[in-house]
């Protein structure tokens, strides 16, 4: 990099240091954040519970599945719904679906 499956309206930074002009994935439109220093990097703190760990299920074991607990470890995440819209149902709104993307686990 690719494939499969699952999740994505909840939650968590007014922290310290560095850097400097852009940032919110890409494109377009909107909207927002940002020299009262954003984004990004390091540290610290935190959130969540995918994997891991423990227990339960109907009955030996194991696996799978489902549920509960925990948070040491591997990831992830900590403005706004994945910031909103874009394609389809359906002209608008709302809703649902799709596409794209992100993350996790497994495989390659």
């Nucleotide at each position: 990099g690719a494939a499969u499956u699952a999740u994505u309206a909840a939650g968590a930074a007014u922290g310290a240091g560095g850097c400097u002009a852009g940032a919110g994935a890409a494109c377009a439109g909107g909207c927002u954040c940002u020299g009262u220093g954003a984004a990004c990097c390091u540290c610290u703190g935190g959130c969540a519970a995918c994997c891991c760990u423990u227990c339960c299920a109907a009955a030996a074991c194991a696996a799978a599945u489902g549920g509960a607990a925990a948070a040491a470890g591997g990831u992830g995440c900590c403005a706004a719904a994945a910031c909103c819209u874009g394609c389809c149902g359906u002209a608008a709104a709302a809703c649902g679906g799709g596409a794209u993307a992100a993350u996790a686990a497994u495989u390659u």
Predicted 3D model of a 108-nucleotide RNA (SAM riboswitch aptamer (S box leader)) from Bacteroidales bacterium UBA5515. The source organism's lineage runs through Bacteria, Pseudomonadati, Bacteroidota, Bacteroidia and Bacteroidales. Its mean pLDDT, the model's own confidence on a scale to 100, is 81.